[in-house]
RNA sequence: AGAUGGCUGGAUGGCCGCCGCUUGUGCAAACAGGGGGAGGAAAGUCCGGGCUCCACGAAAACACGGUGCUGGUUAAUGGCCAGCGGGGGUGACCCUAGGGAAAGUGCCACAGAAAGGAAACCGCCACACCUUGGUGUGGUAAGGGUGAAAGGGUGCGGUAAGAGCGCACCGCGCGUCUGGCAACAGAGGCGGCACGGUAAACCCCACCGGGAGCAAAACUAAUAGGGAUGGUUGGAACUUCGCGUUUCAGGGGCGUUUUCGACCCGCCGUCCGGGUAGUUGCUUAAGGGCGUUGGUAACAACGCCAUUAGAUGAAUGGUCAUCCAAGCGAUUUAUCGCGGGACAGAACCCGGCUUACAGGCCAUCU
RNA sequence: GGUUGCGUAGCUCAGCUGGAUAGAGUACCAGAUUCCGAAUCUGGGGGCCCCGCGUUCGAAUCGCGGCGCGACCGCCA
Numbered sequence: 001a002g003a004u005g006g007c008u009g010g011a012u013g014g015c016c017g018c019c020g021c022u023u024g025u026g027c028a029a030a031c032a033g034g035g036g037g038a039g040g041a042a043a044g045u046c047c048g049g050g051c052u053c054c055a056c057g058a059a060a061a062c063a064c065g066g067u068g069c070u071g072g073u074u075a076a077u078g079g080c081c082a083g084c085g086g087g088g089g090u091g092a093c094c095c096u097a098g099g100g101a102a103a104g105u106g107c108c109a110c111a112g113a114a115a116g117g118a119a120a121c122c123g124c125c126a127c128a129c130c131u132u133g134g135u136g137u138g139g140u141a142a143g144g145g146u147g148a149a150a151g152g153g154u155g156c157g158g159u160a161a162g163a164g165c166g167c168a169c170c171g172c173g174c175g176u177c178u179g180g181c182a183a184c185a186g187a188g189g190c191g192g193c194a195c196g197g198u199a200a201a202c203c204c205c206a207c208c209g210g211g212a213g214c215a216a217a218a219c220u221a222a223u224a225g226g227g228a229u230g231g232u233u234g235g236a237a238c239u240u241c242g243c244g245u246u247u248c249a250g251g252g253g254c255g256u257u258u259u260c261g262a263c264c265c266g267c268c269g270u271c272c273g274g275g276u277a278g279u280u281g282c283u284u285a286a287g288g289g290c291g292u293u294g295g296u297a298a299c300a301a302c303g304c305c306a307u308u309a310g311a312u313g314a315a316u317g318g319u320c321a322u323c324c325a326a327g328c329g330a331u332u333u334a335u336c337g338c339g340g341g342a343c344a345g346a347a348c349c350c351g352g353c354u355u356a357c358a359g360g361c362c363a364u365c366u
Numbered sequence: 367g368g369u370u371g372c373g374u375a376g377c378u379c380a381g382c383u384g385g386a387u388a389g390a391g392u393a394c395c396a397g398a399u400u401c402c403g404a405a406u407c408u409g410g411g412g413g414c415c416c417c418g419c420g421u422u423c424g425a426a427u428c429g430c431g432g433c434g435c436g437a438c439c440g441c442c443a
């Protein structure tokens, strides 16, 4: 000067407050004492689970969505660990959406002759013709030119000029052997090259996924309103004395009257759904710390220890004093003065990822 | 707390099955017209397509991450 991994991210005390818990006094209201009270990301809600409800006989398939080298780890994952391949760096080390393009379809603008089972603009070569440097026919793909990309690359031979046309090496493809659980690596053989790119285009293959979310959900209570349904009051008779059955009249409105039915309104009972309030869910959890053992590691097993936020329009604050680090200024280089504390605030819980973060410390390595 | 959309000129929007020098209306500026102004006509300027990284020959458009803004999940019919 860098690389990697980890820890920390103000300390102590006084006073005044806020939210739970607990003890005591008190009928209660309340008062007094004790003890507790944000994070590494509580954030974004990007993944994965627990939990709750809904749907479903079980399972599978289609569709849709996601993941995508190999092996392991885990409750699970798109996370993590170890390795393989590719790329970058002098190096420590870092990055990597990394299945399939010989299953099929689509696209490859402009330029260019030609953009995919291809073509010949300039050029090179052969032949013919004539006006002697042009035209025509044919061969060719080495060179030029276009393009992000032009149907293997370099060299030698070969040829009229050329060309995997032939050969050597490299690349590519297909078998074999060796090592490895595997991805893959190495060795040797055959093939003259057949197979351009794009799947963060459709698609194919393999694997995974039922849906919603604590404003889930359960219980209780009260008021108003909504929906459904039954009855509306009085008398008499029978009766198993619970009520029930039968019968007579039967609340208000109902267009000119009467009767019946229907309808509307009022009252009462029962049930249902939604909302509100309270309680539960609610914090002891796939959790944390230390140690041992196994494992390269992620992680697992065992033992011990302590368990103390649970609020709900939402508490966790304010102030003072003494210190600590960064920063600024001064000088006598060690002190003095000023100054002020990064990102950020739980809302059911947990494992990850990502993002924000003043500064300080430790370890290993180049 | 949860679910779900959007971001392009000062404003309102199109383009988003990848191939432009990124368009339209309105606003702004200049000129014409008019005695002056409005309206009208002609011309012009103005954009890191919210930001960053990637895929691709090529990104406003495709993928991932972030930032900002909005809507819904509840109130008495």
Base pairs, nucleotide, nucleotide: 001366002365003364004363005362006361007360008359010323011322012321013320014319015318016317018037019036021034022033023032024031025030039343043354044353046352047351048350049349050348051213052212053211054210064209065208066207067206068205069083070082071081072080073079084098085096086095087094088093099204100203104202105201106198107197108196121144122143123140124139125138126137127136128135129134130133152170153169154168155167156166157165171193172191173190174189176187177186178185179184217280218279219278220277221276226272227271228270229269230268231267232266233249234248235247236246237245238244251265252264253263288305289304290303291302292301293300294299324341327338328337329336330335331334367439368438369437370436371435372434373433376392377391378390379389385423394410395409396408397407398406416432417431418430419429420428
Notes:
Two RNAs folded together computationally: RNase P RNA and transfer RNA, 443 nucleotides in total. Rfam match: Bacterial RNase P class A. Rfam classes the family as a ribozyme. From the family's description: Ribonuclease P (RNase P) is a ubiquitous endoribonuclease, found in archaea, bacteria and eukarya as well as chloroplasts and mitochondria. Model confidence (mean pLDDT): 77 of 100.